[in-house]
Context: one part of a larger RNA
RNA sequence: UCAUGGUUAAGGAACUAGGCAAACUGACCCUGUAACUUCGGGAUAAAGGGUCCUCAUGGCGACAUGAGGCGCAGAGAAUAGGUCCAGGCAACUGUUUAACAAAAACACAGGGCUGUGCUAACACGAAAGUAGAUGUAUACAGCCUGACACCUGCCCGGUGCCGGAAGGUUAAGAGGAGAGGUCAUUCUUCGGAUGCAGCCUUGAAUUGAAGCCCCGGUAAACGGCGGCCGUAACAAUAACGGUCCUAAGGUAGCGAAAUUCCUUGUCGGGUAAGUUCCGACCUGCACGAAUGGUGUAAUGAUCCGGACGCUGUCUCAACCAUGAUCUCA
Numbered sequence: 001u002c003a004u005g006g007u008u009a010a011g012g013a014a015c016u017a018g019g020c021a022a023a024c025u026g027a028c029c030c031u032g033u034a035a036c037u038u039c040g041g042g043a044u045a046a047a048g049g050g051u052c053c054u055c056a057u058g059g060c061g062a063c064a065u066g067a068g069g070c071g072c073a074g075a076g077a078a079u080a081g082g083u084c085c086a087g088g089c090a091a092c093u094g095u096u097u098a099a100c101a102a103a104a105a106c107a108c109a110g111g112g113c114u115g116u117g118c119u120a121a122c123a124c125g126a127a128a129g130u131a132g133a134u135g136u137a138u139a140c141a142g143c144c145u146g147a148c149a150c151c152u153g154c155c156c157g158g159u160g161c162c163g164g165a166a167g168g169u170u171a172a173g174a175g176g177a178g179a180g181g182u183c184a185u186u187c188u189u190c191g192g193a194u195g196c197a198g199c200c201u202u203g204a205a206u207u208g209a210a211g212c213c214c215c216g217g218u219a220a221a222c223g224g225c226g227g228c229c230g231u232a233a234c235a236a237u238a239a240c241g242g243u244c245c246u247a248a249g250g251u252a253g254c255g256a257a258a259u260u261c262c263u264u265g266u267c268g269g270g271u272a273a274g275u276u277c278c279g280a281c282c283u284g285c286a287c288g289a290a291u292g293g294u295g296u297a298a299u300g301a302u303c304c305g306g307a308c309g310c311u312g313u314c315u316c317a318a319c320c321a322u323g324a325u326c327u328c329a
Stems, first nucleotide, its partner, number of pairs: 001324008010315002014313001019310001027051005036041001038147001052069007070074001082308004087303002089300002094106002110145007123130002148295004153225003158222002160218005167213003173207002178202005186193002226244005253287001254284001265281005
């Protein structure tokens, strides 16, 4: 000097990113117990009192009541919740990055959409076959949301999916008009010309499915949900009007929020003092309704703020024990 353990005057979070760490609390019996609530909880809420020995009385007894006694201390050592207030997120128990993340992430019961009629769909496999399932739509598969309560608005123009089949486009194939090559024959100025049948090459019209174009539907499908100008008897604001654009212009609810840049917004609360926190306001840079919206009791080794208790976290350090480093022998 370090590590681990222990004690500490006065103060008691002044420490610090943050009470991290430590301390307080702790068992059993009795009394008592709030808001809120899904009536189960919350709850060991909180807050208090008791606990040893002897005798007496009651009791089968555990024990209860009373009287007395000792100690600093009676759950006499050890093991054994700190508590409360307010908020965010996630309903909950659960799961996870074996070895830097345990969470607000995943899952979940519940909700919804879509597919699938059984040789099911989906999946694995060149196939046979397997699985689904020795199941059968109250089933199985895919996707989304995520208890519960109240709800879930408008847009089908784009993309996707579903349905439709009149028309347009359209492959191979069918079709074979026509064109060409070769060539018998015939003609010939002997150079050539002509060109049957057959074979070969090419090939127009016409016909020709799905798809696409097209016509509808569908948003708990992917997704989207405006701008400018004016107006009320102070001023301000604009219920109201005008105009442009759109498929439709964001409804309810919430809102400086896990979302707010400007921003430490403004007001209120809490503090002597508060960029955090809580309650409001709404000017939402850039919330918003199953990519769910808003609430919510209970739950959480969750995150944020506050209070009481408690303490060597600190003011500010000291001492003790054990071990190590270091120096000497």